[in-house]
RNA sequence: GACGCAUGCGCGGGAGAGACCGACCCCUGUUGAGGGUUGGCGCCGAAGGAGCAACCGCCCCGGAAACUCUCAGGCACAAGGGACCGCGCGCGCGUA
Numbered sequence: 001g002a003c004g005c006a007u008g009c010g011c012g013g014g015a016g017a018g019a020c021c022g023a024c025c026c027c028u029g030u031u032g033a034g035g036g037u038u039g040g041c042g043c044c045g046a047a048g049g050a051g052c053a054a055c056c057g058c059c060c061c062g063g064a065a066a067c068u069c070u071c072a073g074g075c076a077c078a079a080g081g082g083a084c085c086g087c088g089c090g091c092g093c094g095u096a
Base pairs, nucleotide, nucleotide: 002095003094004093005092007090008089009088010087011086012085013084018041020040021039022038023037024036025035026034042075043074044073048071049069050068051067055063056062057061
């Protein structure tokens, strides 16, 4: 220096699903609208978690998904989060 695996940071892209019903609180002259909390029902899957398994391995056993389940999380816009993808910069291990 090359390759492989794992991992961190930055930038860009990044979906789905009730502006549902009730109660309470905030704001408000009143009503309404808006916001928050909570209970209920209905939904979503792409943080995390769990399960089965194709497959893989050093084959006693272990590693395993974007599949499955929804514990968690999420369900107007916005914000935030966001698996994964691309680019850039690092870092650890291994191999010839």
Predicted 3D model of a 96-nucleotide RNA (Glycine riboswitch aptamer) from a Rhodospirillales bacterium. Of the family's consensus pairs, 90% are formed in the model.